[in-house]
Context: one part of a larger RNA
RNA sequence: GGAUGAACGCUAGCGGCAGGCUUAACACAUGCAAGUCGAGGGGCAGCGGGAGGAGGUAGCAAUACCACCUUGCCGGCGACCGGCGGAAGGGUGCGUAACGCGUGAGCAACCUGCCCGUCACUGGGGAAUAACCGUUGGAAACGACGACUAAUACCCCAUAGUUCUGGAGGGAGGCAUCUCCCAUCAGGUAAAGAAAUUCGGUGACGGAUGGGCUCGCGUGACAUUAGCUAGUUGGUAGGGUAACGGCCUACCAAGGCGACGAUGUCUAGGGGUUCUGAGAGGAAGGUCCCCCACACUGGAACUGAGACACGGUCCAGACUCCUACGGGAGGCAGCAGUGAGGAAUAUUGGUCAAUGGGCGGAAGCCUGAACCAGCCAUGCCGCGUGAAGGAAGAAGGUCCUAUGGAUUUUAAACUUCUUUUGUCGGAGAGCAAUAAGGGUCUCGUGAGAUCCGAUGAGAGUAUCCGACGAAUAAGCAUCGGCUAACUCCGUGCCAGCAGCCGCGGUAAUACGGGGGAUGCGAGCGUUAUCC
Numbered sequence: 001g002g003a004u005g006a007a008c009g010c011u012a013g014c015g016g017c018a019g020g021c022u023u024a025a026c027a028c029a030u031g032c033a034a035g036u037c038g039a040g041g042g043g044c045a046g047c048g049g050g051a052g053g054a055g056g057u058a059g060c061a062a063u064a065c066c067a068c069c070u071u072g073c074c075g076g077c078g079a080c081c082g083g084c085g086g087a088a089g090g091g092u093g094c095g096u097a098a099c100g101c102g103u104g105a106g107c108a109a110c111c112u113g114c115c116c117g118u119c120a121c122u123g124g125g126g127a128a129u130a131a132c133c134g135u136u137g138g139a140a141a142c143g144a145c146g147a148c149u150a151a152u153a154c155c156c157c158a159u160a161g162u163u164c165u166g167g168a169g170g171g172a173g174g175c176a177u178c179u180c181c182c183a184u185c186a187g188g189u190a191a192a193g194a195a196a197u198u199c200g201g202u203g204a205c206g207g208a209u210g211g212g213c214u215c216g217c218g219u220g221a222c223a224u225u226a227g228c229u230a231g232u233u234g235g236u237a238g239g240g241u242a243a244c245g246g247c248c249u250a251c252c253a254a255g256g257c258g259a260c261g262a263u264g265u266c267u268a269g270g271g272g273u274u275c276u277g278a279g280a281g282g283a284a285g286g287u288c289c290c291c292c293a294c295a296c297u298g299g300a301a302c303u304g305a306g307a308c309a310c311g312g313u314c315c316a317g318a319c320u321c322c323u324a325c326g327g328g329a330g331g332c333a334g335c336a337g338u339g340a341g342g343a344a345u346a347u348u349g350g351u352c353a354a355u356g357g358g359c360g361g362a363a364g365c366c367u368g369a370a371c372c373a374g375c376c377a378u379g380c381c382g383c384g385u386g387a388a389g390g391a392a393g394a395a396g397g398u399c400c401u402a403u404g405g406a407u408u409u410u411a412a413a414c415u416u417c418u419u420u421u422g423u424c425g426g427a428g429a430g431c432a433a434u435a436a437g438g439g440u441c442u443c444g445u446g447a448g449a450u451c452c453g454a455u456g457a458g459a460g461u462a463u464c465c466g467a468c469g470a471a472u473a474a475g476c477a478u479c480g481g482c483u484a485a486c487u488c489c490g491u492g493c494c495a496g497c498a499g500c501c502g503c504g505g506u507a508a509u510a511c512g513g514g515g516g517a518u519g520c521g522a523g524c525g526u527u528a529u530c531c
Stems, first nucleotide, its partner, number of pairs: 001531004006527005013383006019376002021341001026339003030336003035084003040081002043077002047075003050071004055066004091294003100219008110211002115207008123157004133146005164187004169182005193199002220266003227257003232254008269291004273284004296317005319330004347373001349372003355369001356367004386417004396408005422468006431458001437452007475520005480501003486515005496503002
């Protein structure tokens, strides 16, 4: 000098864009953060409608109105069965020195829901169960028993043979085990409907996407850590897995790693990147993106295409809460917010309008993802606090060689001008593409193109126009040398300053104040850390 997720002191007009618990992965009140589908199903608690019944009021009557009862008949729909999604998105950096990450390869050892393409199929039957109903236990959480019923829930049969298992044959290829292709024999596994030109279901092959595994190289400190290792290293056989493998088991062999640093201890998420530097290098890994790990602590599996699962289950532990003392409930490292810790870090805000995600045929519903707004000079950038003229070189202050002069000083006053900003008034966006639906056209029977056609949280915001009036807006640090900027007074080794050298003991340009000056400027200094 540059830099910072900064803090502190003094000061403070505005806007744009960014950033905002670095400490206790400490504990958490409250609200919200994952639902959706009635075009899978049985039903009908609640809401609206229809129909029926008996009744009341008004009316001569037809009829109208009012309250009640019945009815799933219709729109819909709480709870329930079922499907898809809750493995994404969001958070944090505890652990991890590791195939964790980065980079480059490999899988002849693998999986992949939704999506796309091709081919084929979608036949028949059955037994349950929840809800509801009845009885009943419990303070509650939550149950128990009995009876009934449905499905795209579950099961069986048929059919299928390019997939799977086993046998034998031929051909091709390679990378050790082998792989691929052709024809053949035996055996085994499918399906679901619905509101029906549509959406689904099943099998096979291929693709895409996402993942799993293996390897080369790279990726901290300490040798005041020198030896480490029994599933250890390898083999055979088996189990297990989507798959290879001591991953696991039995048996056999005695290996394997290590000064090219094993093992141990300490520290640490890694990278893209960021800061600095001429570069080489050094340091950092906050925001954003990719990967990993974790979800009160430890362990475990279930379901599923995918988890050993943040807002799922079970067990143990610590803590907190409820209790009728028998027993139960909970997990903010989601968004806000609270306490604590700390030098220190924000609102218990708005909206699904856009982008994206889940479900749905769609309308739509959900979405603290996201988009916005609020707070903070925390940073970067931009703008302003006026411009031109103006000497009696005024008054006052300060200083001196003191009837005088210097400086503050063109500074002010004053004259003319401007109105960024400000206040008031008026107008007022883009972000919106389209959905439902409709018109036209194209291919040709369900798709595409195009035109029309609802919807804006932010927001009456940005922006524009007009009026008014210099009006609303300057500080901070320094002035001995390094280092730009000097004098007076006070103090008297005191009070104090200080980054280093050093100042202060009676004329201190170094302390404190005044005047003046210098530097930067809505900031300026100090502290901390890195180069």

Background: Small-subunit ribosomal RNA, 5' domain from an uncultured Bacteroidales bacterium, 531 nucleotides, folded computationally. It was read from a public genome assembly. Rfam family: Bacterial small subunit ribosomal RNA.